[in-house]
RNA sequence: GUGGCGAAGCGGGACGGUCGCAGCUUGCGUAUGCGAGUUGAGGAAAGUCCGAGCUCCACAGGGCAGACUGCCAGGUAACGCCUGGGCGCCGAGAGGCGACGGAAAGGGCCACAGAGAAGAGACCGCCCGCUCUUGCGAGCGGGCAAGGGUGAAACGGUGGGGUAAGAGCCCACCGCGCAGCUGGCAACAGCUGUGGCACGGCAACCCCCAGUCGGAGCAAGGCCAAAUAGGCGGCGAGGCUCGGCCCGGGCCGCCAGAGCCGCGGGUAGGCCGCUCGAGGUGGCGGGUGACCGCCAUCCCAGAUGGAUGACCGUCCGGUGCUCGCGCACCGAACAGAACUCGGCUUACGGCUCCGCCACCCCU
Numbered sequence: 001g002u003g004g005c006g007a008a009g010c011g012g013g014a015c016g017g018u019c020g021c022a023g024c025u026u027g028c029g030u031a032u033g034c035g036a037g038u039u040g041a042g043g044a045a046a047g048u049c050c051g052a053g054c055u056c057c058a059c060a061g062g063g064c065a066g067a068c069u070g071c072c073a074g075g076u077a078a079c080g081c082c083u084g085g086g087c088g089c090c091g092a093g094a095g096g097c098g099a100c101g102g103a104a105a106g107g108g109c110c111a112c113a114g115a116g117a118a119g120a121g122a123c124c125g126c127c128c129g130c131u132c133u134u135g136c137g138a139g140c141g142g143g144c145a146a147g148g149g150u151g152a153a154a155c156g157g158u159g160g161g162g163u164a165a166g167a168g169c170c171c172a173c174c175g176c177g178c179a180g181c182u183g184g185c186a187a188c189a190g191c192u193g194u195g196g197c198a199c200g201g202c203a204a205c206c207c208c209c210a211g212u213c214g215g216a217g218c219a220a221g222g223c224c225a226a227a228u229a230g231g232c233g234g235c236g237a238g239g240c241u242c243g244g245c246c247c248g249g250g251c252c253g254c255c256a257g258a259g260c261c262g263c264g265g266g267u268a269g270g271c272c273g274c275u276c277g278a279g280g281u282g283g284c285g286g287g288u289g290a291c292c293g294c295c296a297u298c299c300c301a302g303a304u305g306g307a308u309g310a311c312c313g314u315c316c317g318g319u320g321c322u323c324g325c326g327c328a329c330c331g332a333a334c335a336g337a338a339c340u341c342g343g344c345u346u347a348c349g350g351c352u353c354c355g356c357c358a359c360c361c362c363u
Base pairs, nucleotide, nucleotide: 001359002358003357004356005355006354008352009351010350013315014314015313016312017311018310019309021040022039023038024037025036026035027034028033042334046345047344049343050342051341052340053339054217055216056215057214066213067212068211069210070209071085072084073083074082075081086100087098088097089096090095101208102207106206107205108202109201110200123148124147125144126143127142128141129140130139131138132137156174157173158172159171160170161169175197176195177194178193179192180191181190182189183188221272222271223270224269231263232262233261234260235259243255244254245253279298280297281296282295283294284293285292286291316331317330318329319328320327321326
């Protein structure tokens, strides 16, 4: 220098001014408004996919069913997240990726091709014997699975011995199973011995094993509370006599009705929940790390038809034109809070810092 890997940060550039919007504080006024100060979107505020806080409802205990998770250890309030490690695969490397428990508990499946797809098989082929043939060779009977061929996968691999030809038939190494020892918390790794090829693959098919699991969600939930209508309780005087309590009448008594007062529930409306929190920043300490502890310091949006915008000047950066002076254009992409956090995933023009790998060049 070129190409690449990993990780982190920023992301309508900086400063000043003018006008405007919303919250809070404060002064004046107090119907409401005016003035001043201060604060005012994101790294994903998004998808709403996981996990929690908080709130209400339900709940004796246990089991079945169901759902989810799935190498090991750690972190965390918790997680399906993160960190570290193991194993496998990919890459020359820095590194990347992985639903990664169990296939001798049982069931099921393994397309096409192929002779044969699970306790299998003989298409080509190899070998022996007999018969026929001058011979090449053919047929029949038997042995075999080394080689070829099919397939994603063919019942261990390589080499040697052995044999008529062959074969774990025998041997060495590798692989596999079992046992022991060593290292490690563990996953796992290494070594030694032994066995005899017995045990193909799929569990993102059923299943087995282990672990976890009530429901709904801030329109949760709570408080204050009109008008109108209706409910309950109390009073209901005097006059009049319309209703019921007896078939009628009279008298007496009771009930109900108008009206007044009070209580309680719901609605409109208002308030709380609401933003100080598993919080941010800095330092020190512990840890490989995720993360944790201590100290100091800071307050950092809370709307409810929903605010966060526009313009001007100077500078900076980039692009184009120009010998140059200078001029012109641009400062963008994804996107926008609504109870709050921790993650994951997805979208995104561009800029910056750091570590590492490979190759080339120079000294």